[in-house]
Record summary
Two RNAs folded together computationally: RNase P RNA and transfer RNA, 393 nucleotides in total. It holds a member of the Rfam family "Bacterial RNase P class A". It is annotated as a ribozyme. The prediction has a mean pLDDT of 76.
RNA sequence: UUUUUCUUCCGGAUGACCGCGCGCCUACGGGCGGGAGGAAAGUCCGGGCUUCGAGGGCAGCGUAGCGGGUAACACCCGUCCGGCGCAAGCCGAGGAUUAGAGCCACAGAGACGAGUCCGCAGGAUUCAACUCCUGCGGGGUGAAACGCGGCAAUCUCUACGUGAAGAAAGGCCAAAUAGGAUGAGGUUUGUGAAGCGGCCCGCUUACGUCUCCGGACGCCUCAUCGGGUAGGCCGCAUGAGAUUUCGGGCGACCGGAAUCCAAGAGAGAUGGUCAUCGCCCCAUGGGCACAGAACCCGGCUUAUAGGGAGAAAAAAGGC
RNA sequence: GGGCCCGUAGCUCAGUUGGUUAGAGCACAGCCCUGAUAAGACUGGGGUCAGUGGUUCGAAUCCACUCGGGCCCA
Numbered sequence: 001u002u003u004u005u006c007u008u009c010c011g012g013a014u015g016a017c018c019g020c021g022c023g024c025c026u027a028c029g030g031g032c033g034g035g036a037g038g039a040a041a042g043u044c045c046g047g048g049c050u051u052c053g054a055g056g057g058c059a060g061c062g063u064a065g066c067g068g069g070u071a072a073c074a075c076c077c078g079u080c081c082g083g084c085g086c087a088a089g090c091c092g093a094g095g096a097u098u099a100g101a102g103c104c105a106c107a108g109a110g111a112c113g114a115g116u117c118c119g120c121a122g123g124a125u126u127c128a129a130c131u132c133c134u135g136c137g138g139g140g141u142g143a144a145a146c147g148c149g150g151c152a153a154u155c156u157c158u159a160c161g162u163g164a165a166g167a168a169a170g171g172c173c174a175a176a177u178a179g180g181a182u183g184a185g186g187u188u189u190g191u192g193a194a195g196c197g198g199c200c201c202g203c204u205u206a207c208g209u210c211u212c213c214g215g216a217c218g219c220c221u222c223a224u225c226g227g228g229u230a231g232g233c234c235g236c237a238u239g240a241g242a243u244u245u246c247g248g249g250c251g252a253c254c255g256g257a258a259u260c261c262a263a264g265a266g267a268g269a270u271g272g273u274c275a276u277c278g279c280c281c282c283a284u285g286g287g288c289a290c291a292g293a294a295c296c297c298g299g300c301u302u303a304u305a306g307g308g309a310g311a312a313a314a315a316a317g318g319c
Numbered sequence: 320g321g322g323c324c325c326g327u328a329g330c331u332c333a334g335u336u337g338g339u340u341a342g343a344g345c346a347c348a349g350c351c352c353u354g355a356u357a358a359g360a361c362u363g364g365g366g367u368c369a370g371u372g373g374u375u376c377g378a379a380u381c382c383a384c385u386c387g388g389g390c391c392c393a
Stems, first nucleotide, its partner, number of pairs: 001315010012277007020035001022033004037290001041301002044299005049166004055201004060162005065079005080094001081092004095157002100155002102151003112147001117138008170234004180225008193205003208217003241260008278288004320392007329345004338376001347363003351359001369385005
């Protein structure tokens, strides 16, 4: 100097005019302070929170070398083993084949237990051959063959973990309609009906009157159809929070101190114009990526114009 | 914001329980038949199985991610 690998930052700024949403103040004229990301995305994971709802078990689902981090994880860190790469590094679905089953097409003599291919050696039998037993070596075929093989991203077994559903979750207030209609079960305390995604156990809840003893009415539970309502408020942002710094640790990360409170819409605000600056190019001109909060947080994956910082490896050359 | 399913020939669909030949109907082309069409009979072409990677000897089929399409929720 070139190429490659890994980690990380920015990804527009300032001013003027006009406009939008929130919080606070107000003399109601207005004033002050803030207002979209590194992925807000995909909805692939883990939780917080809410409802079902007293519990226990099974099924189902998930993970898988070893050790750690974390609220937790299928995530992250370190390390062992395997594969790729000259290397720095990258990837891994990484427990178990004596608990049991299943598959290995075609080719080939033969694909999980048989030994039916060829050759050699020894022995038995035989006039000889055939046949039988033991051992050794192998050409063809094929991914793999005389090795009791390979596959568990085949079923399964082992160890550990785990309810389900999801903010359109759920609450509160107001209003309106048809306290509508039908069916099943119960009302007889029951081995019955209903109530936790599936199953089992268990627990809890409603249950009156009349009667000709057939049942009727009323009530309770569930299901279906039909009708009304679509208004307002909460959930809705103080958090496993952020920044700086000190200490511990290879690291992920942990602990202490100080300071700060940084969007909350509700058909969905966070904008428009001008000027200057910044960055890029083919440079009197043109362009500035991927892209927009919708309950909140920790990850993974995917998209990304351009500019910057640090560390490492290789090659060539020079001193 | 969330939940669930699908993608195969020009079109509509099978095949997805891994076996190496990827199929059916319609459409298209050629030929036969007809005075000429239609119908009918025969022959043919047309496929990166949405895309990329992984497991395996082998993947349309199993797994992971990406792209596109559809349905549902008060």